[in-house]
Transfer RNA from Candidatus Kerfeldbacteria bacterium CG_4_10_14_0_8_um_filter_42_10, 76 nucleotides, folded computationally. Rfam family: tRNA. The coordinates come from a structure-prediction model, not an experiment, and the mean pLDDT is 80. Lineage of the source: Bacteria > Bacteria candidate phyla > Candidatus Kerfeldiibacteriota.
RNA sequence: GGGCACAUAGCUCAGCGGUUAGAGCACCACUCUUAUAAAGUGGGGGUCCCUGGUUCAAAUCCAGGUGUGCCCACCA
Numbered sequence: 001g002g003g004c005a006c007a008u009a010g011c012u013c014a015g016c017g018g019u020u021a022g023a024g025c026a027c028c029a030c031u032c033u034u035a036u037a038a039a040g041u042g043g044g045g046g047u048c049c050c051u052g053g054u055u056c057a058a059a060u061c062c063a064g065g066u067g068u069g070c071c072c073a074c075c076a
Base pairs, nucleotide, nucleotide: 001072002071003070004069005068006067007066010025011024012023013022018056027043028042029041030040031039049065050064051063052062053061
């Protein structure tokens, strides 16, 4: 330098252009217990990496950028 993939909650990840963006774990409160853990119930937490575009409508499609990973090439 070229190509490919990925970026969504604290972490691991779902989410065929159309409800209000979700699950598990973690966190907080309560129940239970002498207490802790486990178990049960409830709750908080997100500018869906950034900027534009397409569309009545974008996490989802398109373009550019940034970051991460992998492959190839080049230089030394």